[in-house]
Context: one part of a larger RNA
RNA sequence: CACCGCCCGGCAUACUAUAGGAGCUGGCCAUGCCUGAAGCCGUUACCUUAACCGCAAGGAGGGGGAUGCCGAAGGUAGGGCCAGUGACUGGAGUGAAUUCGUAACAAGGUAGUCGUAUUGGAAUGAGCGGAUGGAUCACCUCCUU
Numbered sequence: 001c002a003c004c005g006c007c008c009g010g011c012a013u014a015c016u017a018u019a020g021g022a023g024c025u026g027g028c029c030a031u032g033c034c035u036g037a038a039g040c041c042g043u044u045a046c047c048u049u050a051a052c053c054g055c056a057a058g059g060a061g062g063g064g065g066a067u068g069c070c071g072a073a074g075g076u077a078g079g080g081c082c083a084g085u086g087a088c089u090g091g092a093g094u095g096a097a098u099u100c101g102u103a104a105c106a107a108g109g110u111a112g113u114c115g116u117a118u119u120g121g122a123a124u125g126a127g128c129g130g131a132u133g134g135a136u137c138a139c140c141u142c143c144u145u
Stems, first nucleotide, its partner, number of pairs: 003108001005105001008101003013095004018090003023085007031077004039070001041068004046064004052059002111132001113130004118125001
């Protein structure tokens, strides 16, 4: 930059993040069941045993084996949470110069606006109700001078 102004919505286009999405991939968390190492603590009518007791037989105690509980890792099943990815779909934001109109700002050329139900490519239109945060003209009341 001052009406050759400002400005609204749709369509098209590009990019960005985001929501949904048959699913797919990965991580974390706990849970149920299965299996269950080492080891602790128990049980033991099996095997074994220098020190203790006993003249001896044997006993006490020790060791081994077997076994019970707990038990890491593992397997399996169904969950919860979080990431990544996914044909397609939805709206949103952004952009120097696309397109369609012209809704608003002056009485913006039908005053605008709020609520509501509705209508249309889009801004919108028309209906009903509300307030004036409407211009103009006239009158009345009030306030200030």

The part of an RNA shown here (small-subunit ribosomal RNA, 3' minor domain) has 145 nucleotides and comes from Anisodus acutangulus. Rfam family: Bacterial small subunit ribosomal RNA. NCBI's taxonomy places the organism under Eukaryota, Streptophytina, Spermatophyta, Mesangiospermae, Anisodus.